[in-house]
């Protein structure tokens, strides 16, 4: 210096935050779909719940 393994800790899961849980990563995991090559489409979750933002309808 390189490679491998282990420990501790951490991080990631298409747009924000928190809790629970699952999976993945060890410098990677991750970075949606679509093709009239876009003045296109869906979504704040990996999943569940709550809050915030956004959209539609109704009522006060």
């Nucleotide at each position: 210096a390189u490679a491998g393994a282990g420990a501790c800790a951490g991080g990631u899961g298409a747009u924000g935050g928190a809790g629970u849980u699952c999976a993945c990563c060890u410098u990677a995991a991750a970075u949606g779909c679509u093709g009239u090559u876009u003045u296109g489409c869906u979504a704040a979750u990996g999943a569940c719940u709550c809050c915030u933002a956004c959209a539609g309808g109704c009522g006060a």
A computed fold for a 60-nucleotide RNA, annotated as Fluoride riboswitch aptamer (crcB RNA motif). The prediction has a mean pLDDT of 76. It was read from a public genome assembly, where an Rfam model found it. Rfam family: Fluoride riboswitch aptamer (crcB RNA motif). Gene Ontology terms of the family: positive regulation of gene expression and response to fluoride.